Overview
A computed fold for a 349-nucleotide part of an RNA from an uncultured bacterium, annotated as small-subunit ribosomal RNA, central domain.
Context: one part of a larger RNA
RNA sequence: CUGGGUGUAAAGGGAGCGUAGGCGGCAAGGUAAGCCAGAAGUGAAAGCCCGUGGCUCAACUGCGGGACUGCUUUUGGAACUAUCUAGCUAGAUUGCAGGAGAGGUAAGUGGAAUUCCUAGUGUAGCGGUGAAAUGCGUAGAUAUUAGGAGGAACACCAGUGGCGAAGGCGGCUUACUGGACUGUGAAUGACGCUGAGGCUCGAAAGCGUGGGGAGCAAACAGGAUUAGAUACCCUGGUAGUCCACGCCGUAAACGAUGAAUACUAGGUGUCAGGCGCCAUAGGCGUUUGGUGCCGCAGCCAACGCAAUAAGUAUUCCACCUGGGGAGUACGUUCGCAAGAAUGAAACUC
Numbered sequence: 001c002u003g004g005g006u007g008u009a010a011a012g013g014g015a016g017c018g019u020a021g022g023c024g025g026c027a028a029g030g031u032a033a034g035c036c037a038g039a040a041g042u043g044a045a046a047g048c049c050c051g052u053g054g055c056u057c058a059a060c061u062g063c064g065g066g067a068c069u070g071c072u073u074u075u076g077g078a079a080c081u082a083u084c085u086a087g088c089u090a091g092a093u094u095g096c097a098g099g100a101g102a103g104g105u106a107a108g109u110g111g112a113a114u115u116c117c118u119a120g121u122g123u124a125g126c127g128g129u130g131a132a133a134u135g136c137g138u139a140g141a142u143a144u145u146a147g148g149a150g151g152a153a154c155a156c157c158a159g160u161g162g163c164g165a166a167g168g169c170g171g172c173u174u175a176c177u178g179g180a181c182u183g184u185g186a187a188u189g190a191c192g193c194u195g196a197g198g199c200u201c202g203a204a205a206g207c208g209u210g211g212g213g214a215g216c217a218a219a220c221a222g223g224a225u226u227a228g229a230u231a232c233c234c235u236g237g238u239a240g241u242c243c244a245c246g247c248c249g250u251a252a253a254c255g256a257u258g259a260a261u262a263c264u265a266g267g268u269g270u271c272a273g274g275c276g277c278c279a280u281a282g283g284c285g286u287u288u289g290g291u292g293c294c295g296c297a298g299c300c301a302a303c304g305c306a307a308u309a310a311g312u313a314u315u316c317c318a319c320c321u322g323g324g325g326a327g328u329a330c331g332u333u334c335g336c337a338a339g340a341a342u343g344a345a346a347c348u349c
Stems, first nucleotide, its partner, number of pairs: 003321004007303002012317001014201004021194003025088002028085004033081002035077008048066007091191001092188003095184004103177007110154001115149007125136002162169002206247006215241002220236004258316006266294013298305002322349003331342004
């Protein structure tokens, strides 16, 4: 390279948008680049293959034929691909009518709780643990009542419920705003799918500047435990956690399962809608889109997957090719740094 693969053995990019490229619905007509058929020229000889001769055989060699899968020219063909012309509506998009939602951004606002402060009541303990001690407390703690301050998070509702491309999103109100879904079939008429590079988004931690700081809490200090205890447990406690702006760009970023389309038994929940029938609440049937469970065929090394496929097919991208060395070294790009991305070899088993 080919081949074979990528849920768990090596292997799906963290996610989206999209450039080039690749691939692409139905039907008609034209062209003839690809494609198919015929013919001509060329494809040197030797060599190769087949047949048949010559050296006693063979090697070697003569003759005839074939092949030389190619290229050029030319004559036809028009199914498929391509291209041009004029169309279609099943893909895609728009319009119209609706309901659902922790989708996003900003501003405002609410109650419970923790902590702190002030005041009252009140007195000797509180706290903590397996047991203790450090710690707090007669300068009046803990407890309790009233008032105040401040920050952060939103109990119940809450649900293998919902929304979002992923990361993720949860008190309430308002403003602005994205997407999906159902119905209709009015409009456009293939406008589609994928997507190397590229651009954007991207938990937590971390970094920069300025705020903020209640609780929690790396580091750190003390008390225990222990042979030791740089831990687990306890008392404290700083970065950080929060906000604004700017970086970082990684995660078991997981469904360890790329995206899209079509097809392939059933059963049973649930969410958002539609339709029909019966109807008192409601029930039954059916249908579209999501989200779960069970299960046939099929697949699978097995586990299991099974219309939300890991089944049957097609298109495009990414990735794998024994373990260690190693996600290391070097170089390059990016970054304030931390580091990230790309990414070997010697050697060894």